[in-house]
A computed fold for a 75-nucleotide RNA from a marine sediment metagenome, annotated as transfer RNA. The prediction has a mean pLDDT of 81.
């Protein structure tokens, strides 16, 4: 430098262009001498950044940023 892949909550993973969901964690309560476990309830996202297309974008297009893989160049 070129090609491909990835970026969504504190963590992990979903979401055929039409309300961003689940698990863990966390908080509150019950139970318990206390804790854990269990049970009940509750909380969190401008989807990497900036634009574009569209009635509507996490999703499609463009540029950029970060990470991974492969190839190339220089030494």
């Nucleotide at each position: 430098u070129g090609a491909g892949g990835a970026g969504u909550a504190g963590g992990c993973u979903a979401a055929c262009g039409g309300u961003a969901a689940g698990c863990c964690a966390c908080c509150u309560g019950a139970c318990u001498c206390u804790g854990g476990a269990u049970c009940a309830g509750g909380c969190g996202a401008u989807u990497g950044u900036a634009g574009g297309u569209u009635c509507g974008a996490a999703u499609c297009c463009u540029a950029c940023c970060u990470c991974c893989u492969c190839a190339g160049c220089c030494a």

It matches the Rfam family "tRNA". The family's RNA type in Rfam is transfer RNA.